[in-house]
The part of an RNA shown here (small-subunit ribosomal RNA, 3' major domain) has 486 nucleotides and comes from an uncultured marine bacterium. Its mean pLDDT, the model's own confidence on a scale to 100, is 84. It matches the Rfam family "Bacterial small subunit ribosomal RNA". Rfam links the family to the GO terms structural constituent of ribosome and ribosome.

Context: one part of a larger RNA
RNA sequence: UGACGGGGGCCCGCACAAGCGGUGGAACAUGUGGUUUAAUUCGAAGCAACGCGAAGAACCUUACCUAGCUUUGACAUGUCAGUGAAAAUUCGGUGAAAGCCGAACCCUCCAAGAGCUUGCUCGAGGACACUGUCACAGGUGGUGCAUGGCCGUCGUCAGCUCGUGUCGUGAGAUGUUGGGUUAAGUCCCGCAACGAGCGCAACCCCUAUCGAUAUUUGCCAUCAGGUUAUGCUGGGCACUAUAUUGAGACUGUACGCGCAAGCGUGAGGAAGGUGGGGAUGACGUCAGGUCAGUAUGUCCCUUACAGCUAGGGCUACACACGUGUUACAAUGGCCGGUACAGAGGGUCGCGAAAUCGCAAGAUGGAGCCAAUCUCAAAAAACCGGUCUAAGUUCGGAUUGGGGUCUGCAACUCGACCCCAUGAAGGUGGAAUCGCUAGUAAUCGCGGAUCAGCACGCCGCGGUGAAUACGUUCCCGGGCCUGUACA
Numbered sequence: 001u002g003a004c005g006g007g008g009g010c011c012c013g014c015a016c017a018a019g020c021g022g023u024g025g026a027a028c029a030u031g032u033g034g035u036u037u038a039a040u041u042c043g044a045a046g047c048a049a050c051g052c053g054a055a056g057a058a059c060c061u062u063a064c065c066u067a068g069c070u071u072u073g074a075c076a077u078g079u080c081a082g083u084g085a086a087a088a089u090u091c092g093g094u095g096a097a098a099g100c101c102g103a104a105c106c107c108u109c110c111a112a113g114a115g116c117u118u119g120c121u122c123g124a125g126g127a128c129a130c131u132g133u134c135a136c137a138g139g140u141g142g143u144g145c146a147u148g149g150c151c152g153u154c155g156u157c158a159g160c161u162c163g164u165g166u167c168g169u170g171a172g173a174u175g176u177u178g179g180g181u182u183a184a185g186u187c188c189c190g191c192a193a194c195g196a197g198c199g200c201a202a203c204c205c206c207u208a209u210c211g212a213u214a215u216u217u218g219c220c221a222u223c224a225g226g227u228u229a230u231g232c233u234g235g236g237c238a239c240u241a242u243a244u245u246g247a248g249a250c251u252g253u254a255c256g257c258g259c260a261a262g263c264g265u266g267a268g269g270a271a272g273g274u275g276g277g278g279a280u281g282a283c284g285u286c287a288g289g290u291c292a293g294u295a296u297g298u299c300c301c302u303u304a305c306a307g308c309u310a311g312g313g314c315u316a317c318a319c320a321c322g323u324g325u326u327a328c329a330a331u332g333g334c335c336g337g338u339a340c341a342g343a344g345g346g347u348c349g350c351g352a353a354a355u356c357g358c359a360a361g362a363u364g365g366a367g368c369c370a371a372u373c374u375c376a377a378a379a380a381a382c383c384g385g386u387c388u389a390a391g392u393u394c395g396g397a398u399u400g401g402g403g404u405c406u407g408c409a410a411c412u413c414g415a416c417c418c419c420a421u422g423a424a425g426g427u428g429g430a431a432u433c434g435c436u437a438g439u440a441a442u443c444g445c446g447g448a449u450c451a452g453c454a455c456g457c458c459g460c461g462g463u464g465a466a467u468a469c470g471u472u473c474c475c476g477g478g479c480c481u482g483u484a485c486a
Stems, first nucleotide, its partner, number of pairs: 001486002007481007015471002019435005026326008034317002042053002064312007073136001077135002080132005089104006109126002113122004138301002141299003147295001149290003152286001154284001159198006165174003178189003204278004209247007218237003223234003250272001253266005328428001332387006344375003349368002354363003394425001399420007441463007
């Protein structure tokens, strides 16, 4: 100087505690292990692998397996030789296709120059294609312990350092320790230190209040017209909203405490002491992750470890684990009626009305490149009815039958609808997870990917709690101190 302790002191964090809801039991979905397999491609491995890469495996994807084929190659640049119509198109045989074999169409695109009958012939060479040759291509083959780049993690933790000076033989120390304070190495006071940098904070975005400007596709207070009804129309831009620009919060103010920094309480205020949320991640740690995103050293394959095609596999299933969904019901299920969002998407698209169908859906095609049209029905909630404690009018797995849609194609292997079937499940052992407020819980809606496929992911709003005495203990972290270790 570090590291370390079931040493000490101080202090934080949904770390415990106090609460609310879960997981662990059931069925299913999904990932992983294992096993199986011709193959079940590969990677990820405590936290920080396991609804992870994958924002979408029927073919494709696809890297795996089996079979059939290709060998300058599916792709790039160049070389030499030969052939040719410069490019393209069509057809036949074989075949699962790829490929292989063959035929037709066609008779020269540009051109230095030469010949002559002046609009024809020859034509070095060029461009392009094919065949053969050579350099090479190609490799999701290995190495993330050779690397770049990017990312995870400790951790949004408050730390990590430097210059000069001083101290020490030196490693190094000091500053950065101490007394207070803070979310903070935040600030104040003190001090052999005085300053500075990367971090903290602020500057950026969203949100909460108000103003100015603008007023259509948005809005409708006043005036007028009209309808069964509707901003429907004239008109208006007050209101709402939209979107640009400003204001506003700074411990500014009052009282108390304090040397100060600051702390406590109050006023005013839409908002109060960082208002709430986001973006932002210091020096470094884990030889953390990624050679399969891409790049790249090196090693390896080169008639194959490259390439093409068809089919299969990645979807297997005694089992084990992770993450979820749906439930076990009456704060509920079912039926009828009725109300209120936000944020998004749409021209190879969203698709209205109307009609048909129990329904999935079909017909239809208005309107819309969208504050105009459309997806679009928000759901929980509310009102009325019914069920009456039951494996049930709970629960919906599984299976049989019939359909719809997408797509060359739903057998392996899609989603959805209808009829029938109606399994386990009566709140879950040890253990374990999330959350401190518009949060948890609960309810629906949208989007990316996408032909189709969402219980996942990323967003959006609706309804809307309980609890925190406290820091002894568990876990992680920061500062000071001590010491068997280096």